[in-house]
Parts: sequence; structure tokens; C1' cells
RNA sequence: CAGUGAUAACGGCAAACUCGGCGAAAGGCGGGGACGCAAAGCCACCGGUCUAACGGAGCACUGCUCCUAUGACAGCGGGGUUGCCUCG
Repeated sequence: CAGUGAUAACGGCAAACUCGGCGAAAGGCGGGGACGCAAAGCCACCGGUCUAACGGAGCACUGCUCCUAUGACAGCGGGGUUGCCUCG
């Protein structure tokens, strides 16, 4: 430097749930809490998934239904990038 995660060591992150507040929602932020994770560190480039505010269309019309990300998910997969320790 590239690789590896069998055995360790120092540790790290934090699902569901819950409290507070943000958001139209998906969801995210902070506290508690641990299901799990060798990148469950970071990035929305590709695929996928979620939501449907604005917008459009329709209807039995002051509402409802459908379409649609510019919104979101990195703990869905691929990819990019950075990193601890052990071992060969």
C1' cells in the first nucleotide's frame, strides 16, 4: 500500500417503542431505550421503495378518487469516498 474479518482488543453506531418539538405527509432533529450492524461513517450518481403539498384529470362536487417529486429513505441494493484493530 492492497486485501481479509476466523480469533481477539479498544471502542463506535443505534431498530422497535417512548417523550418533546419540526414537517402537508413520508420522514428527520433532540432525550430515553437496544433490534441489530465490520463501515448501520459520509454522499441521492443508478435502480428500488415511501409520501403527495403544489400542479393536472375525473366524479356522485365546498369533498372524494387517480396521476405526478421538486420531498424523503444511506438500517433496500449497486456505486463513490473516508476510517479502527487483528491476521495472512
Predicted 3D model of an 88-nucleotide RNA (c-di-GMP-I riboswitch aptamer) from an uncultured Pseudomonadota bacterium. Rfam family: c-di-GMP-I riboswitch aptamer. About the family: GEMM was predicted in a large-scale screen for bacterial structured RNA regulatory elements.